A computed fold for a 140-nucleotide RNA from Humidesulfovibrio sp., annotated as c-di-AMP riboswitch aptamer (ydaO/yuaA leader).

């Protein structure tokens, strides 16, 4: 000095995933549960309107940025791409790196006002240039 694991405190990114109030438990500088309010995000649900049905079964739909297509394999799977994302105040450009998962309802839902219901996890650590617009700190 370096690397690793472990606590805690500090700013930030991806995302809805914040925060107060009572109570109850634990391994007790903090956790987690269980009830309410605030926020914040999903979904279910009329009339018009769309659709033009509905079973039979190749059902059907929801969450997300994750869709589609070609190849290659019995098949698991694998590869090239691709709609659409990300990349640290924020717009553009212009170049660079990335992801392009998953997972849930169960035969059943178009849109949808009242109203009903769920959910506030999880994962990380800033590419780079030129212009604009804004914050913020120093110093006079």
């Nucleotide at each position: 000095a370096a690397c690793a694991u472990c606590g805690u405190g500090u700013u930030g990114c991806c995302g809805a995933g914040u925060u107060c109030c009572g109570g109850g438990c634990c391994u007790g500088u903090g956790g987690c549960c269980c009830g309410g309010g605030a926020g914040c995000g999903g979904g279910g649900g009329a009339c018009c309107c769309a659709c033009a049905u509905c079973c039979c079964u190749u059902g059907g739909g929801g969450c997300g940025c994750a869709u589609c297509g070609c190849c290659a394999a019995c098949a698991a799977u694998g590869g090239c791409g691709u709609a659409g994302g990300a990349c640290a105040c924020u717009c553009u450009u212009c170049g660079g790196u990335c992801c392009g998962a998953g997972c849930c309802c169960g035969u059943c839902a178009g849109c949808u006002a009242a109203c009903c219901u769920c959910g506030c996890a999880g994962g990380c650590g800033u590419c780079g240039a030129a212009g604009g617009g804004g914050a913020g700190a120093c110093c006079u």